Small-subunit ribosomal RNA from an uncultured prokaryote, 1463 nucleotides, folded computationally.
The sequence is in RNAcentral, with records from ENA.
The prediction has a mean pLDDT of 83.
RNA sequence: GAUUGAACGUUGGCGGCAGGCUUAACACAUGCAAGUCGAGCGGAAACGAUCCCCACUACCAGGCGUCAAGUGGCGGACGGGUGAGUAACGCGUAGGAAUCUGCCCAGUAGUGGGGGACAACCAGGGGAAACCCUGGCUAAUACCGCAUACACUCUACGGAGAAAAGGAGGCCUCUUCUUGAAAGCUUUCGCUAUUGGAUGAGCCUGCGUGAGAUUAGCUAGUUGGUAGGGUAAAGGCCUACCAAGGCGACGAUCUCUAGCUGGUCUGAGAGGACGAUCAGCCACACUGGGACUGAGACACGGCCCAGACUCCUACGGGAGGCAGCAGUGGGGAAUAUUGGACAAUGGGCGCAAGCCUGAUCCAGCCAUGCCGCGUGUGUGAAGAAGGCUUUCGGGUUGUAAAGCACUUUCAGCAGUGAAGAAAUGCUCAAGGUUAAUAACCUUGAGUUUUGACGUUAACUGCACAAGAAGCACCGGCUAACUCCGUGCCAGCAGCCGCGGUAAUACGGGGGGUGCAAGCGUUAAUCGGAUUUACUGGGCGUAAAGCGCGCGUAGGUGGUUUAGCAAGUUGGAUGUGAAAGCCCCGGGCUCAACCUGGGAAUUGCAUCCAAAACUGCUAAGACUAGAGUGUAGUAGAGGGAAGUGGAAUUCGGGUGUAGCGGUGAAAUGCGUAGUAGAUAUCCGGAGGAACAGCAGUGGCGAAGGCGGCUUCCUGGACUAACACUGACGCUGAGGUGCGAAGGCGUGGGGAGCAAACAGGAUUAGAUACCCUGGUAGUCCACGCCGUAAACGAUGAGAACUAGCCGUCGGGGGCCUUGUGCCUUUGGGGGCGUAGCUAACGCGAUAAGUUCUCCGCCUGGGGAGUACGGCCUCAAGGCUAAAACUCAAAUGAAUUGACGGGGGCCCGCACAAGCGGUGGAGCAUGUGGUUUAAUUCGAUGCAACGCGAAGAACCUUACCUGCCCUUGCCAUCCUCGGAAUCCCUCAGAGAUGAGGGAGUGCCUUCGGGAACCGCGUGACAGGUGCUGCAUGGCUGUCUUCAGCUCGUGUCGUGAGAUGUUGGGUUAAGUCCCGCAACGAGCGCAACCCCUAUCUCUAGUUGCCAGCGAUUCGGUCGGGAACUCUAGAGAGACUGCCGGUGAUAAACCGGAGGAAGGUGGGGAUGACGUCAAGUCAUCAUGGCCCUUACGGCCAGGGCUACACACGUGCUACAAUGGAUAAUACAGAGGGGUUGCGAACCCGUAAGGAGGAGCUAAUCUCAAAAAUUAUUCGUAGUCCGGAUUGGAGUCUGCAACUCGACUCCAUGAAGUCGGAAUCGCUAGUAAUCGCGAAUCAGCAUGUCGCGGUGAAUACGUUCCCGGGCCUUGUACACACCGCCCGUCACACCAUGGGAGUGGGUUGUACCAGAAGUAGGUAGUCUAACCGCAAGGAGGACGCUUACCACGGUAUGGUUCAUGACUGGGGU
Repeated sequence: GAUUGAACGUUGGCGGCAGGCUUAACACAUGCAAGUCGAGCGGAAACGAUCCCCACUACCAGGCGUCAAGUGGCGGACGGGUGAGUAACGCGUAGGAAUCUGCCCAGUAGUGGGGGACAACCAGGGGAAACCCUGGCUAAUACCGCAUACACUCUACGGAGAAAAGGAGGCCUCUUCUUGAAAGCUUUCGCUAUUGGAUGAGCCUGCGUGAGAUUAGCUAGUUGGUAGGGUAAAGGCCUACCAAGGCGACGAUCUCUAGCUGGUCUGAGAGGACGAUCAGCCACACUGGGACUGAGACACGGCCCAGACUCCUACGGGAGGCAGCAGUGGGGAAUAUUGGACAAUGGGCGCAAGCCUGAUCCAGCCAUGCCGCGUGUGUGAAGAAGGCUUUCGGGUUGUAAAGCACUUUCAGCAGUGAAGAAAUGCUCAAGGUUAAUAACCUUGAGUUUUGACGUUAACUGCACAAGAAGCACCGGCUAACUCCGUGCCAGCAGCCGCGGUAAUACGGGGGGUGCAAGCGUUAAUCGGAUUUACUGGGCGUAAAGCGCGCGUAGGUGGUUUAGCAAGUUGGAUGUGAAAGCCCCGGGCUCAACCUGGGAAUUGCAUCCAAAACUGCUAAGACUAGAGUGUAGUAGAGGGAAGUGGAAUUCGGGUGUAGCGGUGAAAUGCGUAGUAGAUAUCCGGAGGAACAGCAGUGGCGAAGGCGGCUUCCUGGACUAACACUGACGCUGAGGUGCGAAGGCGUGGGGAGCAAACAGGAUUAGAUACCCUGGUAGUCCACGCCGUAAACGAUGAGAACUAGCCGUCGGGGGCCUUGUGCCUUUGGGGGCGUAGCUAACGCGAUAAGUUCUCCGCCUGGGGAGUACGGCCUCAAGGCUAAAACUCAAAUGAAUUGACGGGGGCCCGCACAAGCGGUGGAGCAUGUGGUUUAAUUCGAUGCAACGCGAAGAACCUUACCUGCCCUUGCCAUCCUCGGAAUCCCUCAGAGAUGAGGGAGUGCCUUCGGGAACCGCGUGACAGGUGCUGCAUGGCUGUCUUCAGCUCGUGUCGUGAGAUGUUGGGUUAAGUCCCGCAACGAGCGCAACCCCUAUCUCUAGUUGCCAGCGAUUCGGUCGGGAACUCUAGAGAGACUGCCGGUGAUAAACCGGAGGAAGGUGGGGAUGACGUCAAGUCAUCAUGGCCCUUACGGCCAGGGCUACACACGUGCUACAAUGGAUAAUACAGAGGGGUUGCGAACCCGUAAGGAGGAGCUAAUCUCAAAAAUUAUUCGUAGUCCGGAUUGGAGUCUGCAACUCGACUCCAUGAAGUCGGAAUCGCUAGUAAUCGCGAAUCAGCAUGUCGCGGUGAAUACGUUCCCGGGCCUUGUACACACCGCCCGUCACACCAUGGGAGUGGGUUGUACCAGAAGUAGGUAGUCUAACCGCAAGGAGGACGCUUACCACGGUAUGGUUCAUGACUGGGGU
């Protein structure tokens, strides 16, 4: 996607045509579904009508119609239902011979003459009933003899046997003759016998028609024969006897499942699935068995018996069978009316009329399906209102609606109105038949009627747009998007997957898409799926080659000749039912539907023909395959026997203190003595293995095979000829071999070594390491039968470029060599074409083909369970399912990672110096506390961070007092200039009151700015979300990387470039190169600094000259320093060496500076959902008399504790005291810096010169010199506390800094651990600035003094490049294994238990049939009679259903407990 006998949800206007218990072959109330014939018969229960008689009633008789019950005939074997059983000659198809066939058709011959009964009925009786019994009467187309027998059957060929039924209509020649009746004649329907046909049925056969081998053997009437019986008929169908067969791997037997077919659905087809409706066949009729009748049955609406169930009962006994049509209960997701009619079609009976017909035709119910129609059409922009949305402009719903114009299908109402009806009957006519103008038949004409459906179809009229649209979906697949709500909740989901506060995926709204009287969902089948592969797949690594041979069946097979014709090919004939599908027509207005014709039906059978190919035949032929012979060659090929040396071990000697072992050790061995290891010498014993040679060397089918010699033995190869003549290949089963290990019996045992012991290692160490050590390893015999038994590559054959080694043979050539050429068989390395998903393979194929075998079909469960086979055991072989997942897997790619490798770098380690961690204090954080201790930052990359400075303010927090269009912005109304001052209340915000003041522009209306009251739009928010964002920032990282275009390679992801060789601080540069170029980074350009030159010379400078108050102070100078502008200089430029003649590196010269001179700014692509909504901006959400605003006070400063960062120390390289010198700045300074001088112990005060600054000012310390202290908790250290002050500020209580006096804590160099630094650096010393009223141990800067060390890259950390492995990709902080604990699920075992089914043995034996019997009874026939023949009942035998006993098989369910498995 298509489909359905569907169901469910929701919705629902009409019609046509179809369909409608798929489940309980479960049980059934009620009604109907098979009767008919009076023209077979005896008759008359009911009914109708007629005649006669009659006053009426009753009775009798005749006769017409009609007939209950009965007898008889035909039909109840058809039609209708269902699919339980059946894996079968059941069905399909094609054939066959040994048969029957009522009614029907055709033919032949008959239909004579008798007899005896039984129902009905009557009488009597029994029973509740169903029904039954006895006696009596009676008819027939009922029954029975007899006669006859063309044909028929049987035959011993002489013969024998066996039939029948009448009915109806008509005529009146003849007879009795009045009617009537009988006889006769005739027509017709019947009847009997028989032949043939048609139809139907029975039987047999070939082929086809499910699954399971975890079913491998089955079978005694079984297979065949003979004889007999039996049947309609062949036949073990049955019986007796004889033989021992028959079936089976081409799947018997058993188990499970199933009605089969035409066909239906799907599919391009081949196929696959199904077998409703319609049609053919079969089977069944409550379950099981049985026969009777009959043409036909072992019988759905018949019988008998047994059983279960239901019903009636008077308890004695009876009745029943919807899988017919309706209907009921039940089951179920689910399937209709207890309807109408025989009008049509068909069936039964009948001469017919007709009767019967739940077959059938119709109607009812149901959107169950298919088909058709409608629910309006045109116009209509103010693009209405409303809805939704919005960037607020609009957009969309949308010509949609309204409005205007028009139409009326369908439904509604009214009317008209086909076709389905042709026959039958009756009348007439003609023809046929006949003796016939009867009867009958045919045809024609006329006539009488016959419609369930039906209020039919169709048509006409009327009226009104009037009565008629839903369902699903909108993340991708898949056509269709937005808003709101929700917030991993609620929910969705076919797969992937959505939902954790901006959800196109949930729910709702709007909009859209699809289909439409339906639409979705579920279930099911086919398709896609080449995903069982015939068409049309695979097996080196994805699932998949048996471990390897030999070989049976089977499959397959070289060249040639002739024949045959099985396969094959062509033609013909028959068949392949109809319906269906397809094509062409026709009919319903179309279609669905119906209908005519054709095609098709790919098949089977028979016949004819062909002979290429396959096959078969020929004791045909051949030699290229295969094999044999001859002569040689190589070899760890196999088996047996013998033998050798080395090593180990043991004994003895010599000899003395260790040996042994390991990462390091220890256990172990070895001197205390009559002891003595290792080592060494000599000797002995025993077992096992065979160093070197040794090799991608050799041999073998594989496993495997290695000292040497001998014997036996298999295979291979080479050369040249000879021979056989397809003998070949493969190989299901089968059979043999088969490493290690294990098992059994008996040996053997040197070394090694599971188990075990000890020692170590370790958190532990049932391990890795060490010392010992038993099975075992070895031999003989016998089992086991598996391995990553691997080339992860089955065997055989043929073909298809080359090159190079190597092992074993042969040939040739010459220049005779370690030579060259060639051929063949092995074993290797590259590689072309080709193949492959890629990796790779590539004459030893994974290439191109052929033959045969084995194997695979998602992962797990599981190579497991159960069963079977094998085994001594261990175990092996064969081999599932439930359940569960949406993956599992292969190859390759890019990354990331590795206690992988290579190269390299970094204060990364190392080498050093100084710290932190211990103390006190400062500061930040956590925690705790609190009314609040506002918020943020949290590994490196938070923690002296935001904060360059919290007493109020700041301030965001808390408490309390207040305001509500608000502190502020825009707009509106009204009023007022604005503005300033004062008083009172209050903590203040604020409130009340008083006073001053009347401005600017003007077109004279007013306006601008400002203030106040009011109104609402709005303001406001340091409220939330840094995981919605912008911007900014941190980090890897100042690491050397990150990319692109074009080209090339690859199926592709991607690769190449960017890798490689060198080199660099650098992807820096050079060389090479399928790459060539380019971009962002690196470097350079920028700033400071180091040297010099030029220019300039005040406020800076002072060499020389002069003056001097001795201060560059003054005159002066422009040299120097300096200032600040412009330049120069450094580029591996030069030399030497190394390197590849490169890049570059090393050394040197010169130079102030040398290889980036030093420092700064500068931060690629990206990573961390890193940080920040509290700098700012901003989406969304939230608050709006408060989460906004104002104010006062408090808090951010709390304090058992923990951490980070610092300061000060612990002292003598020091402290104290005294003296004395030198800076820099990209320093500051007017609300300021503040000098001198004075006061105070000091902080500071007073003072106010100078300075808007190279001018004035803030303004140095360590160092140096000298004295003292003398290793002490000190003259170290300064915390803490008391007192007294200073300064700032409205205000120092919470809560500032500083000063003086006094006090004088811890601390004596700091555990584990850890940080910084490579030179003007560390360390040390002070100074400045920002913030700032005040407050620095912090931060940012500045200078002074000024070291030590770097062997080196093994290791720690981080990083870069290349390479390798990977089961990682959230990327090792990954992934992931097993036990245990908890929950759930399916499953195996299990003492057993309960069902189903079935085998065997036996018991039993209803009904029935057959046989026997002669107890009882007996109409037809025979017989004079007695009696007989025959029959029935009874009894009995055989067969046999149900049932029973015993014992097995199989299957299902269940089971305490238990095993593993899954989630």